[in-house]
RNA sequence: AGCGGGGUAGAGUAACGGUAAUUCGCAAGGCUCAUAACCUUGAUAUGCACGUUCGAAUCGUGCCCCCGCAA
Repeated sequence: AGCGGGGUAGAGUAACGGUAAUUCGCAAGGCUCAUAACCUUGAUAUGCACGUUCGAAUCGUGCCCCCGCAA
């Protein structure tokens, strides 16, 4: 060089081509004498580029990175 799988908030896991969701974490508020627990709210994400499409996390091509197979 070749083959397969993967890359999505700080971490983990989802998402028929049609509002990117959820758990933990973080911040603020509530509750409490206080802390924890509990309740409410909020911030933060689709590896990069191009293409297909009315519309792409999703389909196609190239590149980058990670894991494995083979050598």
This is a predicted structure of a 71-nucleotide RNA (transfer RNA) from a bacterium. It matches the Rfam family "tRNA". The family has 954 seed sequences and 5,335,975 matches in Rfam 15.1. Rfam links the family to the GO term triplet codon-amino acid adaptor activity. Its mean pLDDT, the model's own confidence on a scale to 100, is 82. RNAcentral holds the sequence, with entries from ENA.